[in-house]
RNA sequence: GUCGGAGUGGUGGAAUUGGCAGACACGCAGGCUUAAGGUGCCUGUGCCCGAAAGGGCGUGGGGGUUCAAGUCCCCCCUCCGACA
Numbered sequence: 001g002u003c004g005g006a007g008u009g010g011u012g013g014a015a016u017u018g019g020c021a022g023a024c025a026c027g028c029a030g031g032c033u034u035a036a037g038g039u040g041c042c043u044g045u046g047c048c049c050g051a052a053a054g055g056g057c058g059u060g061g062g063g064g065u066u067c068a069a070g071u072c073c074c075c076c077c078u079c080c081g082a083c084a
Stems, first nucleotide, its partner, number of pairs: 001083007010026003019067001027045006046057004060076005
């Protein structure tokens, strides 16, 4: 250089057919249980605004298509692999 693959919360990892983003697990916070801890169980857990109801934003960065994009198209960045 050419070709292919990957990038999603604090972590792993789903959503691959374009249709509620973050299922599920871990971690973390609170609670129950215990003399205490561990185990187990329950609830919560992206960010911002708001007293609440609710609203807005968010899938590596930027742009496009679409009623609707993590998903399709273009450019760029990073990592991995193959070829030269």

RNAcentral holds the sequence, with entries from ENA. A computed fold for an 84-nucleotide RNA from an Acidimicrobiales bacterium, annotated as transfer RNA. Its Rfam family is "tRNA". Rfam classes the family as a transfer RNA. NCBI's taxonomy places the organism under Bacteria, Bacillati, Actinomycetota, Acidimicrobiia, Acidimicrobiales.